[in-house]
Molecule: small-subunit ribosomal RNA
Organism: metagenome
């Protein structure tokens, strides 16, 4: 501990005994179980569903009540009948339950009594009670003992006060919606009654018709409140968890019973959910107590242990209960405190990382050494928390006296869950103990590597697209640490809800406007009062928290004493400045009276002239009308014009004015009636009668909208005609509501001065407009003052500028409306208005990082001003139309390598692809390599020849041993072989350097210093002239400088000087007649130096300037002509395929050799040439006249030979000498006669010459033969300004050859430029910008692209609520019968 069972102990009888003891028999004790009887289960513990109050908070108050406690005061007398338990009998499945007998009591019930208590008509009337347990008798009576008295204690009764609790009533405060504006019949009050522990409409009858409500009533949605909690400097703000006060609740709903207390629930009835058992007839539960368990979830703990100590209940007490508590588990969840080692240690160790390869850094770190042992582990030892009760003793107290009665004192006996406690001791060893998050900025903290808008990140901002401090990994660093980060939430910063403490022209915001209630707010003075105010006191603000300051756990968190504080409410005393209230007074503010003035002020009646339109008549003839330009229209049926007459209907020319006036909206011919404000002057009289103004009531332009008139002109609809890529539109023809009256509605505009009224108060100047006043002046007038308006500038001041400034946006005071990121949206719905269109009141979902204001600098404009340029215009010549050459793209291809792409790629890189080039392709070969440095080992270098093979390359094979030397070897060079590296036209011009187009040879880009703005910037740099020119001059808050303009350099174009040969030859001289040659140096001309041109001169212009314009002189005039020369900076322009380079890729290959192919291709489209199209021409024939180049692997003369291209021959020259090399168009003379030609020359066939090793793919030239397209070329586009355009021809440079490209050279040799409107670009200055990748910008509206979301949708469930109505358990009250 379980399981039986009645044992077993003590005690009393009692019987046997061998005197040890056995056995029997009582319910007498302890102990234990059932009932009757009392107390307590209304405390404690748990949870916050409901509640805007029947709730909390705070302060108060009167008409209650209270067991148990305490004090008092008076009592407890005598009697009666049941009736559990127990015995017996029955019913049930079970829960339980029914009948007979038979007992007690502090259980129940009557009499008697009443200090006090209750009622009352003041005579009376009503209601109590219980004992039980010690001790003790000397007295009294009987005596086995008991009666009786006596004394304690615990009970009882009735009542009075306390205390405690508990129930009622007030004030005040206590979320959010007005899209909740009217609620309310037991509703507010009275008057009896009933009913309560008590007031009360708490309940019933009469009677009255009131009660609440804009200071927010009812209604709805959320929510237990508070002390406190977190934040915050405070005010405030969100909250109400652990403790502690209240308060509701106990499966939901509703009822009463007992009781001092409950409408109770670990108690009763009922009904409804659920859930268990059942024999299907019944029955039984309520964990929001502890622990557990399932399920939910993003998530929350053991079915521990004590009653040891603190509290509750029972009990007289011992002692009994107690998942209250007290304790220890489990979870870093928080707070606090301690550990994981201390000192030394450079060879700066190894390893990592990272590098500029030198080193750096992790780094004294680490390992070594030399030490400690907190904590954990071991080994002994140990408190505090316990004070008490019980028991025995001795003293007081109580009585008459004792007592197991109280009280102190001593004494003794015990009580520890926690617990293997705290704490201390020994023992061994640095031994067992560091992690997390960040490293762009904000924010303390860096570099590799991988990866390439992908994987991720991200709180904002944002990164990431191949060098990522931003991903991911690492290495290092920063923070912090038994913790670090993340997510949720709150408060802060937030002056972005502004009481402390915010705004309203332009950013959100002033109601269109007045008026005028409620409500705020109000001139001077005096008297009182004491409400606010302000100061003292008294209570109260609950403990605990916070805050100071003490004790005390080694500290510290925790925890204990005291203070302070609780800003707050109540009562009470004063104070009286100032607000208020009350009484009196006073004029300054605000009215009224009386005389004047100015006005499109409003309203009803009427009148007038000029226009337009129509009708009717003359005259008169073809077009009018209307537009950018036209046509619908209109007209020969007489239009349009032009005269006379009529009719009608809106409107009021000039005067006319940043002038009048009104509140505003608004008003404009002219009489005349009614009327309303303003303003002046001067006096008189009221005596604060005034300011604002939530709602209501007023008015309120244009469009609309009823009715019921009227329409001349204009005109939304619409109807036709242009325009137009349509034109549901601008333009024109027409044309209806409308626009006009009257009476109504509407209620809104950028209703704006985007600026609410009102008072005051603060520099000046300069108009106007009505009034009054002084002063002058010939009457005109002029000029000061002042006052009501209406306006231009400007000072302080004041704003985010911009502005604004006495008519404030400045400085106060008063008061009203309103705003709170941008869309969604002034929508939606509900309410209200309306005849209706609509008006007014006005959200959320949900998306989003900016909307927006002012002002800057650029960039832009179918904005303006000013300039300019072959930009346009005027001219000339072309392109596009055809072949033909070259590129390009596209298409093909084994390959057609590759780069460039509007201007600013396309006859470009390519100043020249047949092989090479070459970078592609296909096939065959090589792998330290075709080449460069080291290293190693061998060989002189190097040469010849031959086979195979496309070659590369492979075997063979001959000549040949050199140069230096210190005799070791050294160079220089072949070759094999290793590792290092080599190679790369592979990527990335968006990693670059360098070079280079473009804008643009436009005339601009900048500083320093100084000034200005809050700042971005501004000023210089603009302005007034002038230039090609930011060139110069003048002005000026600027004043100087820089790079660009110019100017320097080249080249042409003149003259001088020097030189004078290969070049010239004037004049002389000789010639073979050519400067050929003596000779000359004059010119030509070469090529070195110099002059020269600078607006120097001089007239006008102009500003006395800078310049213009005209003249001179002179080769040449106004940068003479041309070149080169490119400011700061755009364009991520263009190049990695020149080179050079980060950084990535390939290494028997994307590297290297070699062979043939390919970059030449060919339905086609497009750029830039060239030849043509002919007669200013083509063909023959003659004649003349350049300039600049190039030549030695070269240029080649001369003669031959060829029909030519060209061959052969080789003088002559490294060139002012010789050669290319005959210039052609021109010019004479001839022929062709407008045609596909004697125009054109492509194609094409045949023959051939050069160059090359090599001519097929693929060259170039010749001769013969062929003889194509094309007769000046759409829309569109292009170069050109004088020796230029056009046109001719010649040379170079690349090449072995190849030129219709490209760079140069001269011959000939025009025509036009009124001029800046317009096209393109460009430059100032200035305007607007919703643009800043700058107009190729930004943007808007559409869409059956897709895709999300939501609505509607036959209808179908579920809440909440109101009024009706039906059924109605349990229970309470009352009748009636019993």
């Nucleotide at each position: 501990c379980u399981g039986g069972u009645a044992a077993u102990a003590g005690u009393g009888g009692g019987a046997g005994u061998u005197u040890g003891u056995u056995c029997c028999c009582g319910g007498u004790u302890g102990a234990u179980g059932a009932g009757u009887g009392g107390u307590g289960g209304a405390u404690g513990g748990g949870a916050g569903a409901g509640u805007a109050a029947a709730g909390c908070g705070u302060a108060g108050g009167a008409a209650u009540u209270u067991g148990u406690c305490c004090a008092g005061u008076a009592g407890u007398g005598g009697g009666g009948g049941a009736u559990a338990a127990c015995c017996c009998g029955g019913g049930g499945a079970a829960a339980c339950u029914c009948g007979g007998g038979u007992u007690a009591a502090u259980a129940u019930u009557g009499u008697a009594u009443a200090u006090g208590u209750u009622u009352u008509a003041u005579g009376g009337g009503g209601g109590a009670a219980a004992g039980g347990u010690g001790g003790u008798u000397u007295c009294u009576c009987c005596u086995u003992g008991g009666a009786a008295g006596u004394u304690g204690u615990c009970a009882c009764u009735a009542u009075u006060g306390g205390a405690u609790g508990a129930g009622c009533c007030u004030g005040c405060g206590u979320u959010g919606g007005a899209u909740u504006a009217g609620u309310u019949a037991g509703u507010u009050g009275g008057u009896a009654a009933g009913g309560u522990a008590a007031u009360g409409g708490u309940u019933u009858a009469c009677c009255a018709a009131g009660g609440u409500g804009a200071u927010g009533a009812u209604u709805u949605a959320u929510a237990g409140c508070u002390g406190g909690u977190c934040u915050g400097a405070g005010a405030g703000g969100a909250u109400g968890a652990u403790c502690a006060g209240c308060u509701a609740u106990a499966u939901u709903g509703g009822g009463a019973u007992u009781g001092a207390g409950a409408u109770a629930u670990g108690g009763c009835c009922c009904a409804g959910a659920c859930u268990c058992c059942u024999a299907u007839g019944g029955g039984a539960g309520g964990u929001a107590g502890u622990a557990g368990u399932g399920g939910g979830g993003a998530a929350u703990a053991a079915u521990g242990u004590a009653u040891a100590a603190u509290g509750g209940g029972g009990g007289a007490a011992a002692u009994u209960u107690u998942g209250a508590u007290g304790u220890a588990g489990u979870a870093a969840u928080g707070c606090c405190g301690c550990g994981u080692g201390u000192g030394u240690g450079a060879a700066g160790a190894a390893g990592g990382c990272c590098u500029g390869u030198g080193g750096g850094u992790u780094g004294u770190a680490a390992a070594g050494u030399a030490c400690u042992u907190u904590u954990a582990a071991u080994u002994g030892g140990g408190a505090a928390g316990a004070a008490a009760a019980g028991c025995g003793a001795a003293g007081g107290g109580c009585u008459a006296u004792u007592a197991u009665c109280c009280c102190u004192u001593u004494g003794u006996u015990u009580u520890g869950a926690u617990g293997u406690u705290a704490u201390u001791u020994u023992u061994a060893g640095a031994a067992g103990a560091a992690g997390c998050a960040c490293c762009g900025g904000u924010u303390a903290a860096u570099u590799c590597c991988g990866u390439g808008u992908u994987a991720g990140u991200a709180g904002u901002u944002g990164u990431g697209g191949u060098a990522a401090u931003a991903u991911g990994g690492a290495g290092g660093g920063u923070g912090u640490g038994a913790g670090c980060g993340u997510u949720a939430a709150u408060u802060g910063g937030a002056a972005u809800u502004a009481u402390u403490g915010g705004g309203u022209g332009u950013a959100a915001a002033g109601u269109g406007u007045g008026u005028g209630u409620a409500g705020g707010u109000g001139g001077u003075u005096u008297a009182g009062u004491a409400a606010g105010u302000c100061a003292g006191a008294u209570g109260u603000g609950a403990a605990a928290g916070u805050c100071c300051u003490g004790g005390g756990u080694u500290u510290a968190a925790u925890u204990u004493g005291g203070g302070a504080a609780u800003u707050g409410c109540a009562u009470u005393u004063g104070a009286u400045a100032u607000u208020g209230c009350u009484g009196g007074a006073u004029u300054g503010g605000a009215g009224u009276a009386u005389g004047g003035u100015a006005g499109a002020g409003g309203g009803a009646a009427g009148u007038g002239g000029a226009a337009u339109u129509c009708c009717g008549g003359g005259u008169g003839u073809a077009g009018u009308g209307g537009u950018g330009a036209a046509a619908u229209g209109u007209g020969u049926a007489g239009a349009u014009a032009u005269c006379c007459g009529g009719a009608g209907g809106a409107a009021u020319a000039u005067u006319a004015g940043u002038g009048g006036u009104g509140a505003a909206g608004g008003u404009g011919a002219u009489u005349u009636c009614c009327u309303g404000g303003a303003u002046u002057a001067a006096u008189a009289u009221u005596g604060a009668u005034g300011u604002u103004g939530a709602g209501g009531a007023g008015u309120g332009a244009a469009a609309g909208u009823g009715u019921g008139g009227g329409u001349a002109g204009u005109a939304a609809a619409u109807a036709g005609g242009a325009u137009u890529a349509g034109a549901u539109a601008u333009c024109c023809u027409g044309g209806u509501a409308g626009u006009u009256c009257a009476c109504g509605c509407u209620g809104u505009a950028a209703a704006u001065g985007a600026u609410g009224u009102u008072a005051a108060c603060u520099a000046g100047c300069c108009g106007u407009u009505g009034g009054g006043a002084g002063c002058u002046u010939u009457a005109a007038u002029g000029u000061u003052c002042u006052u009501a308006g209406u306006g231009g500038c400007g000072u302080a001041g004041u704003u985010a500028a911009u502005g604004u400034g006495a008519u404030a946006a400045g400085u106060u005071g008063a008061u009203u409306g309103u705003c709170u990121g941008g869309g969604g949206a002034g929508u939606a719905u509900g309410g209200u208005u309306g005849u209706a269109a609509g008006g007014u009141u006005a959200a959320a979902a949900u998306u989003u990082a900016a909307a927006g204001g002012a002002a800057u600098u650029g960039a832009u404009g179918g904005g303006g001003g000013c300039c300019c340029g072959u930009a346009u215009a005027a001219g000339u010549g072309g392109u596009g139309g055809a072949g033909u050459a070259u590129g390009u793209g596209g298409u093909u291809u084994a390959a057609u390598u590759u780069g460039a792409u509007g201007c600013a790629a396309u006859g470009u890189g390519a100043a020249g692809a047949a092989u090479u080039u070459u970078a592609u392709u296909a096939g065959c070969c090589c792998u330290u390599g075709a080449u460069a440095u080291u290293u190693u080992g061998u060989g002189a270098a190097u040469u010849u020849u031959c086979u195979a093979g496309a070659g590369a390359u492979a075997g063979a094979u001959u000549g040949g041993u050199g140069u230096u030397u210190u005799u070791g070897g050294g160079a220089a060079u072949g070759u094999a072989g290793u590792g290092a590296u080599a190679g790369g036209u592979g990527c990335u011009g968006u990693a670059u350097g360098g070079c280079u187009g473009u804008c643009g040879u436009u005339a601009g880009u900048u500083u320093g210093u100084g000034u200005u703005g809050u700042g971005a910037g501004a000023u210089g740099u603009u302005g007034g002239g002038u230039u090609a020119a930011g060139u110069c001059c003048c002005g000026u808050a600027a004043u100087g400088a820089g790079c660009g303009u110019a100017a320097u350099c080249c080249u042409u174009g003149u003259c001088c000087u020097c030189a004078g040969u290969u070049g010239u030859u004037a004049g002389u001289g000789g010639u073979u007649u050519g400067g050929u040659u003596g000779g000359g140096a004059a010119u030509u001309u070469u090529g070195g130096g110099g002059a020269g041109a600078c607006u120097g001169c001089c007239g006008g212009u102009g500003a006395u300037a800078a310049a213009c314009c005209g003249g001179a002189g002179g080769a040449a005039g106004g940068u003479g002509g041309g070149g080169a020369u490119g400011a700061c900076g755009u364009u991520a322009a263009g190049u990695c395929a020149u080179u050079a380079u980060g950084g990535c890729c390939c290494u028997u290959a994307u590297g290297g050799g070699c062979u043939g192919g390919g970059c030449u291709a060919c339905a086609u489209a497009u750029g830039u040439g060239u030849u043509a199209u002919a007669a200013u021409g083509g063909c023959c024939g003659g004649u003349a006249u350049a300039g600049a180049g190039g030549g030695u692997a070269g240029c080649g003369a001369u003669c031959c030979c060829g029909u030519g291209a060209g061959g052969g021959u080789g003088a002559g020259c490294g060139a002012a000498u010789c050669u290319c090399a005959u210039a052609a168009a021109a010019c004479c003379g001839g022929u062709c006669g407008u045609a596909g030609u004697u125009u054109g020359g492509a194609u094409c066939g045949c023959a051939g010459u050069c160059u090359g090793u090599a001519a097929u793919u693929u060259g170039a030239c010749u001769g013969c033969g062929u003889g194509a397209a094309g007769u000046u070329g759409g829309a569109a586009u292009c170069g050109u300004u004088a020796g230029u355009a056009a046109u001719c021809g010649c040379g170079a440079a690349u090449u072995a050859g190849u030129a219709u490209g490209u760079c140069g050279c001269g011959g000939u040799g025009a025509a036009u430029a009124c001029g800046u409107c317009c096209c393109c670009g460009g430059g100032c200055c200035u305007u607007g910008u919703a643009u800043a990748u700058a107009u190729u910008g930004c943007u808007u509206g559409u869409u059956a692209u897709a895709u999300u979301a939501u609505g509607g949708g036959a209808g179908u469930g579920g809440g909440u609520u109101g009024c009706a109505a039906a059924a109605g358990a349990a229970g309470u009250g009352g009748g009636u019968a019993g």